[in-house]
Context: one part of a larger RNA
C1' cells in the first nucleotide's frame, strides 16, 4: 500500500408522519367606500423583539344572548399584580371608541408631515397654546342675487341629492397589435386574441318578428346536443366555417309615439265674443286573420301583476341533549391477543402511551335565539286587462327607408353578393302603403323598420360553510407547512429564497469530576429507548480505528 471483516466519523438519501397546499362538488354570498374604503404608517401589554388583536376608551369599552370553571392571545416560560359561581376568560348579535396617511376632499406636500380660515369652548392679565365642529372639485334641485344691455341671460352666493376610489373572474361597449402559420412573403392567418380604455350587474348581454320557411308550416330571446367539419368562404393555399331543421334546458309577456278629446301656460289675428298656432300635462291607443282614432251598440265582469305594504314559515350568525365494556395475557403503555358481554336511525372521522362502535371529542337523530340579517306563505292596497257592427275621413316612429361612392360586420376575402351597419352626397311612401324571401324582375308567400322595458334557463368565484379525491407529502404540493412575498438583490419597474419531525409525557439531564467560573466530555439520574440529549429513521460517496491475509 491492497483486499476483507467489525466498529466509528461525516453526510444527508430513504422510510414513516403532516399543521400546508392542489383539484373539484354542493350551498351561501356576490360587493366595500365622503357615516372616509381597500391598503398602510405609528402607536397600544406591569415586564414586550416578532406575530395576532386593538386605536389615546388602544390584546380592549357597553349592552343583549350563549356557556359554566377556571382566566390575564401565540412564539413562551418566568417574575409581579389581578379577575372569577354576585358567573370571569371564552363564543355570537347589536352598539361605542376608532391617532395619522390613503379617493383624501381647508391649503400645501418628498404618503403617514407642514401651515391655515371660520364658529363654539378651555387656559392666560394678554398673545402664544389646547379641544370640538366646519371649510376641495364636478354634476344636480331649489332659492336669492345679478353684468355688458331695458326685460333677460351669463356670472355669483347659499341650499338639496349625487359622483369620485378599491376589488378575483365572469359581461357589454370604444380602440386594437405582433411574434406565429402559410415550411419564404404581401392578401390571408394568429385575432377582433393579447393589451389599453369606458360602463354595469349578481349576473351581463339578448329578447316578443319589417323573423324563418317554402306552397306545408313554425311562432320572442338565451344556453346545451345534433345537423357538421356539412353548405360554403379561401394567394380555392395555409386555413376559416355557418344556417334552416330536429332533440333538450327554461318559459312571460308588455309599455310608449301618433290620430282624437280635455286643460294650465305662451304667441298671433280681431273692437270684442272668439278663432288659429304651440311647449307641456291628463285621457285615449299599441296592431298584421292589418290595427287604432271616429260613429253606433253591449258590458262593469273576468283574469293577471315583474308594483307598494304586511311578514306566516323556513334558514344564517352562539349553542344543547345524544346509545353501548369488562376481565385477563404480552408490553414502558392496550385500543393488540384470549374470554365473556352490550349499543346501533350512531360501524363518518379525529384523539387518547401500538390497531377503540361501547375512554374522550364527535356521528345518526332530536332540540335551541334576547338581537341582527335572510326567505317571502297569506292578507290588504294599487295597477293592468275584454266584445259586436259601420267603413266617408284621419293616424300608424324621416333626413328614416332606399340609391350612389368609400369602409366595417355577417362562416361569406367585391364576388353574381343579398342582409346588417354608416362617413359623404342625393332622397320616398302611410294600407290601393311598406320591408323581406342571397344580384335583379314578375307571380306567390310572409312580415310591419326607422321608440322603449322584460324574469327563468346561461357565465364566473376574490370571499364564507360543508363535503370529496386511483391529488402532493417537505428538491413534492402554492413562491411560501417555519418571522414569506419575509430575508436578500436591484436607482427602479421588478426579481425572490433557504428553512418541518426529541419523547407518550420535558420526565430537557439535580449532584460529582476534567476544563478557561469555557466549548466539550466522563460519571450519576430520567426514560421502553439517550448511538431518542437538542435530537426520528440515518443509505451512498468520502475519512478513519482495530483485526486477519497478501505485498
Nucleotide at each position: 500500500g491492497g483486499c476483507a471483516a467489525a466498529c466509528g466519523g461525516u453526510g444527508a438519501a430513504u422510510g414513516c408522519c403532516u399543521u400546508g397546499g392542489c383539484a373539484g362538488c354542493a350551498g351561501g354570498a356576490g360587493g366595500c367606500g365622503a357615516u372616509g374604503a381597500a391598503g398602510g404608517a405609528c402607536g397600544u401589554g406591569g415586564u414586550u423583539a416578532g406575530c395576532u388583536g386593538c386605536g389615546a376608551u388602544a390584546a380592549g369599552c357597553g349592552u343583549c344572548g350563549g356557556g359554566g370553571a377556571g382566566u390575564u392571545g401565540c412564539u413562551a416560560a418566568g417574575c409581579a399584580a389581578a379577575c372569577u359561581u354576585u358567573g370571569a376568560u371564552c363564543c355570537g348579535g347589536c352598539g361605542a371608541u376608532u391617532u395619522c396617511c390613503g379617493a383624501a376632499u381647508g391649503g400645501g406636500g418628498a404618503a403617514a408631515c407642514c401651515c391655515g380660515g371660520c364658529u363654539g369652548g378651555g387656559g392666560u392679565c394678554a398673545u402664544g397654546c389646547c379641544c370640538a365642529g366646519u371649510c376641495a372639485u364636478c354634476c344636480u334641485u331649489c332659492a336669492c342675487u345679478g353684468a355688458a344691455u331695458a326685460c333677460a341671460u351669463a356670472g355669483g352666493u347659499g341650499u338639496u341629492g349625487g359622483a369620485a376610489g378599491c376589488a378575483a373572474a365572469c359581461c357589454c361597449g370604444g380602440g386594437g397589435a405582433a411574434c406565429u402559420g402559410a415550411a419564404a412573403c404581401a392578401u390571408c392567418u394568429c385575432a377582433g386574441u393579447a393589451c389599453c380604455u369606458g360602463g354595469a350587474g349578481g349576473a351581463a348581454g339578448g329578447g316578443a318578428a319589417a323573423u324563418c320557411a317554402a306552397c306545408a308550416g313554425a311562432g320572442a330571446c338565451u344556453c346545451c346536443c345534433c345537423a357538421a367539419g356539412u353548405a360554403g368562404c379561401g394567394g380555392c393555399g395555409a386555413g376559416c366555417g355557418a344556417a334552416a331543421g330536429g332533440g333538450g334546458a327554461c318559459u312571460a309577456g308588455c309599455c310608449c309615439a301618433a290620430a282624437c278629446c280635455a286643460g294650465c301656460g305662451g304667441g298671433a289675428a280681431g273692437a270684442a265674443a272668439u278663432u288659429c298656432c304651440u311647449u307641456c300635462u291628463g285621457g285615449g291607443g299599441u296592431u298584421g286573420u292589418g290595427g287604432g282614432a271616429c260613429c253606433u251598440c253591449a258590458a262593469c265582469g273576468u283574469g293577471a301583476g315583474a308594483c307598494u305594504u304586511u311578514g306566516a314559515u323556513g334558514g344564517a350568525u352562539a349553542g344543547c341533549g345524544g346509545a353501548a365494556c369488562g376481565u385477563u395475557c404480552u408490553g414502558g403503555a392496550a385500543a393488540g391477543g384470549a374470554c365473556g358481554g352490550c349499543c346501533a336511525a350512531a360501524g363518518a372521522g379525529g384523539g387518547u402511551g401500538a390497531u377503540a362502535g361501547c375512554c374522550c371529542c364527535g356521528u345518526a337523530u332530536g332540540c335551541g335565539a334576547a338581537a341582527u340579517c335572510u326567505u317571502g306563505a297569506u292578507g290588504a292596497g294599487c295597477u293592468c286587462u275584454a266584445g259586436a257592427g259601420g267603413g266617408a275621413u284621419c293616424c300608424c316612429g324621416a333626413g328614416u327607408a332606399c340609391c350612389a361612392c368609400g369602409g366595417g360586420a355577417c362562416a361569406c376575402g367585391a364576388g353574381a353578393a343579398a342582409u346588417c351597419u354608416u362617413g359623404u352626397g342625393g332622397g320616398a311612401a302611410u294600407c290601393u302603403a311598406g320591408g323581406u324571401g342571397g344580384a335583379c324582375c314578375a307571380u306567390c308567400a310572409u312580415c310591419u323598420a326607422a321608440g322603449g322595458c322584460u324574469a327563468a334557463g346561461u357565465a364566473c368565484u376574490a370571499c364564507c360553510u360543508g363535503c370529496u379525491g386511483a391529488c402532493c407529502g417537505a428538491u413534492a404540493g402554492u413562491g411560501a407547512a417555519c418571522u414569506a412575498g419575509u430575508a436578500c438583490c436591484g436607482u427602479g419597474a421588478g426579481g425572490g429564497a433557504a428553512a418541518g419531525g426529541u419523547g407518550a409525557a420535558a420526565a430537557g439531564a439535580a449532584c460529582c469530576c476534567c476544563g478557561g467560573u469555557g466549548a466539550g466530555g466522563g460519571g450519576a439520574g430520567u426514560g421502553a429507548a439517550a448511538u431518542a440529549g437538542a435530537u426520528c429513521u440515518g443509505a451512498a460517496a468520502c475519512c478513519g480505528u482495530u483485526u486477519g491475509c497478501c505485498u
Molecule: large-subunit ribosomal RNA, domain I
Organism: hydrothermal vent metagenome